[in-house]
RNA sequence: AACGCUGGCGGCAUGCUUUACACAUGCAAGUCGAACGGGCUGGGGGCAACUCCAGUCAGUGGCGAACGGGUGAGUAAUGCAUCGGAACGUGUCCCGUAGUGGGGGAUAACCCGGCGAAAGCCGGACUAAUACCGCAUAUGCUCUACGGAGGAAAGCAGGGGACCGCAAGGCCUUGUGCUAUGGGAGCGGCCGAUGUCCGAUUAGCUAGUUGGUGGGGUAAUGGCCUACCAAGGCGACGAUCGGUAGCUGGUCUGAGAGGAUGAUCAGCCACACUGGGACUGAGACACGGCCCAGACUCCUACGGGAGGCAGCAGUGGGGAAUUUUGGACAAUGGGGGCAACCCUGAUCCAGCCAUGCCGCGUGCGGGAAGAAGGCCUUCGGGUUGUAAACCGCUUUUGGUCGGGAAGAAAGGAUCACGCCUAAUAGGGGUGGUACUUGACGGUACCGGCAGAAUAAGCACCGGCUAACUACGUGCCAGCAGCCGCGGUAAUACGUAGGGGGCAAGCGUUGUCCGGAGUUACUGGGCGUAAAGCGCUCGCAGGCGGUGUCCCGCGUCGGCAGUGCCAGCUCUGUGCUUCACACAGGGAGUGCUGACGAAACGGGGACACUUGAGGGCCAGAGAGGGACAUGGAACUCCGGGUGGAGUGGUGAAAUGCGUAGAGAUCCGGAAGAACACCAAAGGCGAAGGCAGUGUCCUGGCUGGCUCCUGACGCUGAGGAGCGAGAGCUAGGGGAGCGAACAGGAUUAGAUACCCUGGUAGUCCUAGCCGUAAACGAUGACCACGAGGCGUGGGAGGUAUCGACCCCUUCCGUGCCGUCGCUAACGCAAUGAGUGGUCCGCCUGGGGAGUACGGUCGCAAGAUUAAAACUCAAAGGAAUUGACGGGGACCCGCACAAGCAGCGGAGCGUGUGGUUUAAUUCGAAGCAACGCGAAGCACCUUACCAGGGCUUGACAUGGCACUGACCUACCUGGAAACAGGUCUCUCUUCGGAGCAGUGUCACAGGUGCUGCAUGGCUGUCGUCAGCUCGUGUCGUGAGAUGUUGGGUUAAGUCCCGCAACGAGCGCAACCCUCGUCGUCGGUUAUCGGUGUCCGAGGAAACUGCCACGACCAACGUGGAGGAAGGUGGGGAUGACGUCAAGUCAGCACGGCCCUUACGUCCUGGGCGACACACACGCUACAAUGGCCGCGACAAUGAGUCGCCAACCCGCAAGGGGGAGCUAAUCUUGCAAACGCGGUCUCAGUUCAGAUUGGAGGCUGCAACUCGCCUCCAUGAAGUCGGAGUUGCUAGUAACCGUGAGUCAGCACAUCACGGUGAAUGCGUUCCCGGGUCUUGUACACACCGCCCGUCACACCACGAAAGUCGGCAACCCCUGAAGCCGCCAGGCUAACC
Repeated sequence: AACGCUGGCGGCAUGCUUUACACAUGCAAGUCGAACGGGCUGGGGGCAACUCCAGUCAGUGGCGAACGGGUGAGUAAUGCAUCGGAACGUGUCCCGUAGUGGGGGAUAACCCGGCGAAAGCCGGACUAAUACCGCAUAUGCUCUACGGAGGAAAGCAGGGGACCGCAAGGCCUUGUGCUAUGGGAGCGGCCGAUGUCCGAUUAGCUAGUUGGUGGGGUAAUGGCCUACCAAGGCGACGAUCGGUAGCUGGUCUGAGAGGAUGAUCAGCCACACUGGGACUGAGACACGGCCCAGACUCCUACGGGAGGCAGCAGUGGGGAAUUUUGGACAAUGGGGGCAACCCUGAUCCAGCCAUGCCGCGUGCGGGAAGAAGGCCUUCGGGUUGUAAACCGCUUUUGGUCGGGAAGAAAGGAUCACGCCUAAUAGGGGUGGUACUUGACGGUACCGGCAGAAUAAGCACCGGCUAACUACGUGCCAGCAGCCGCGGUAAUACGUAGGGGGCAAGCGUUGUCCGGAGUUACUGGGCGUAAAGCGCUCGCAGGCGGUGUCCCGCGUCGGCAGUGCCAGCUCUGUGCUUCACACAGGGAGUGCUGACGAAACGGGGACACUUGAGGGCCAGAGAGGGACAUGGAACUCCGGGUGGAGUGGUGAAAUGCGUAGAGAUCCGGAAGAACACCAAAGGCGAAGGCAGUGUCCUGGCUGGCUCCUGACGCUGAGGAGCGAGAGCUAGGGGAGCGAACAGGAUUAGAUACCCUGGUAGUCCUAGCCGUAAACGAUGACCACGAGGCGUGGGAGGUAUCGACCCCUUCCGUGCCGUCGCUAACGCAAUGAGUGGUCCGCCUGGGGAGUACGGUCGCAAGAUUAAAACUCAAAGGAAUUGACGGGGACCCGCACAAGCAGCGGAGCGUGUGGUUUAAUUCGAAGCAACGCGAAGCACCUUACCAGGGCUUGACAUGGCACUGACCUACCUGGAAACAGGUCUCUCUUCGGAGCAGUGUCACAGGUGCUGCAUGGCUGUCGUCAGCUCGUGUCGUGAGAUGUUGGGUUAAGUCCCGCAACGAGCGCAACCCUCGUCGUCGGUUAUCGGUGUCCGAGGAAACUGCCACGACCAACGUGGAGGAAGGUGGGGAUGACGUCAAGUCAGCACGGCCCUUACGUCCUGGGCGACACACACGCUACAAUGGCCGCGACAAUGAGUCGCCAACCCGCAAGGGGGAGCUAAUCUUGCAAACGCGGUCUCAGUUCAGAUUGGAGGCUGCAACUCGCCUCCAUGAAGUCGGAGUUGCUAGUAACCGUGAGUCAGCACAUCACGGUGAAUGCGUUCCCGGGUCUUGUACACACCGCCCGUCACACCACGAAAGUCGGCAACCCCUGAAGCCGCCAGGCUAACC
């Protein structure tokens, strides 16, 4: 600036940034009658002709119109800024000098005539001048051949004494003009130096080009123009070309240096519809002049004409956007004029706009019942808030009434003094007097009156960033400058209340600077973050050792000039203050001149030796090139022996082989590479270099200190070298081996593995020019602890010996101090401390890509963007997690075993399906005989139907009633409805209790386990998880907790920058096992014992041996009931899984309220094609059946357990003793033992299913209980892939009890009986622990992440073409105009 919302006043200031787009209308430059003639109007004089005066008008003439005002298109230099210069011009103005004499002929106006629509034009006749033209004169002026030649002028106005004149007038004088010329001031033209944006993906540009001579031209220099001559001029210090742009003083920002900018004001420039051109003039190539061309607009009678707001207003258009068709010349300034005066959209004012800056106000003081209302609330309250109301006061501003400036100085008139003059005219100077001049404006300002009266909004409140709650919404609507909010409790969305901020403004958007040391001059970097050219040589450039003398370019010092005004700043002054304005200082870091200094840099001269180079004497080396030459091996060829395979792999196959392979021996051929030596080794600038010999050749090191005398370092461009692959031509080709073929692997396998195999690998010549060309570390120089190796040389010491040792120089490695580093790390071979020079970097992607250029045969290389897109990309280190990484260790984890499951039938649970409902939850391990330790009703939450609405249940208030309960009757499926009977206390007020009605409320197994508490599962009874102090680290963090041993164990020991501690482990607790002691009923007939109970003892690696270097500890042994935690239980660290549960309970929020509440009957939870999980029973002879016989433990029991005895085949019934239980009962335990039978079969196995008959519980066994007997007698003959449990009194087998429960157990919990097998071991599967390593993972491998494709959308391209712009070159046509030439015509003054 604009936009959105809002808007009280004043002062000052600003106000088309876009279309230099187009413009209606008005105004913006005229003036002079004291230059001139005349017209008109009015007046005077005169008989008239005519003349005079005043005003006014067009014309001739003069001055002005080149100023003032506007705009920024063009212009990168013909510009601007600063500082200089010489070859110029100048109207008006100022100061001088000298003049102003005498003549002439025209021409507008006016009149007459004509043409035209108009604009306008033509002809004839008359006339004036300060218009025009000669003549005369020429101090100075111009030209000059130095003799000379040329060239001016104008008057007008006021006054007047003498003199002249008929008069006009002459004449004189004053003022003002005019002419020539000299000087000045101011202004203008020209030249030079320095500075002045971006692009090299613009590197070469230039023909009047650069210079000279002659000429022309200009006010003036000059290729400014022309002829000739010469061949120059500019450029990496960026020419030329392209893009952009008016420049400056200043302005904004910044601590500064800088960066950005060029509104208002001031200086300069450029432009005036676009392009070109000249005329006039002192001045123009002329905004409101002329001519031509073009575009556009307007008028027209169609013949022809007119126009140029980038002047002030104003209009249309463009645009996010920018004002009145105002007043006045009062002031300041300008033009004209003697002046009065006229003109002036310059200017001064006013108007519009919160556009900016500044000031003021919208009240001030009191006022707690902390009012009402709003909002929040834990309901107690809090907050809005002294805020309001209310009381008192004030009156800025606004309203009204009244007063009322400054801005004014002049000019003109007049008076006085002195000057010019003869002059009391006139003119000019100084001073006085009175009158007159204000657009703004009755404005500023002052006063009176009434009255809190007329005056507050905007954005924000998650962090950054000051400011928080409620409701609504529910990844919706929306917010957002960045990070990010919103998926049902949002301080982030919307609204409200409250709050913080600014305030007549507040937000938003845009632009610039800052923050950003993020382009680093001040003031950065390049090992790994972006960044050292692959390496070397080297022109230009930059930088450069020691001494003396000189110069004075840089440098330094003071002095002088300049750096306009304004602005900035300081001090004052004026508007009430401020903004603002005025005055005086200062700064303005710059440029210029003269002077001075001479250290340092530079230049000149002379010298020096330490830098650099050379000489002499030694030395090491895969340094390079060429030519020879050697052996081993592979392969191939020939021959011999031999006879079936070979080869290859994880395993195979392709391949080779009876036509003789492979193996082996002999002979031959060819190509490539050089074992051992060999190394942390050597050489080279880098790439790189390896058998041996010869020749040629580069560099390096040490010693001597002989020579030169700074000869040096770096190095943009440039040049050379440059692995491998690749290319061209010609050779060569043993092995290897892209491509290719085959075989395998695989879901596939265009791969990894195998068998073959072409280019290539090798040589010669030439290209290419890249690389993780790496030390990811440019070159050179100096300085700054050491230690240990190794290669080359020299010296010392000592010796038989250069064996060791010491010193030193040059290389090459490791460790490390200081220092540096973000850390990692580097550390005399630096990435340390300094110096010189070069290269390179500036977020990621796009992209080292496109286009253009250069190079190349090609492949491609090099140089090198942008659009677009993301909010990151990246480095180092840390803690975890993870790995089909490593090391160590553990667990019924595997292995070794035993018994199972998975197949059958049945039971139970789940999924699915079905249904009115099959209520709900649980979901890998860690849901599925789980919640449920008991679904016929109830339970019950589900469904259908029938009912109730203060309710089935709780508390309280109010009103009424007197019962309630129970019993009975009727209806009904029941709930329920109707009917009958029917209170207590009392101080008589009422109270208790109950019912009815009503109001608060109850109620909900309705939702959210992702709002929660509590409880639980799981990793896991795994050995871990942490803290304090210290130490280390910039920090995250580490250390401790790692290491060596050991353990079931972070158990213990040792070591250690750690020392301690906590939660876990262990122990303490319960139980079983042994032994005493004490007590003991119901035990036992009695005393011991067994048994029951209580409280003790015992076990601690205590003892011995061995393993060891100590310890911890381990192995074995003795003793002992038990031996190394003796067995079992209870006990579950920090935490993980948003694990489970709102249906056990509790609880926030939400939802329902004659229903999602509640009561009842019936049904369902028990369905059934299927699928899974957990079990039971079996498939049989280690068995079934029958008979006889034996041995438990834990428990439970009075609405109970139930004995004896009787009945029934049995379930059970009768019966009633005992027992509140070591007493009685349950209660015969079973497997087992003995005897008998069955004899391998769907059976004397197995028992499903079904029929019949019964029993029990219960209101009631139909859906839907359990049991008994008789009959029936299904599948099943040991179970696929797979999978579970268990290491000892364990598994397996066997029965018993309990809880729940009226009844119902194949489940669960507990009890005892019988009672095994196996464990080599830790490679593998699963889970876990510790250390270590990698990581681009951290909701952490169920991670992260890449590319194609499909669809949608966005951006940018391509496309048949089509249209336009700019530039270069060539050609055609060619206006006006200027200069020249030629021709024709006209003409007064002069000749």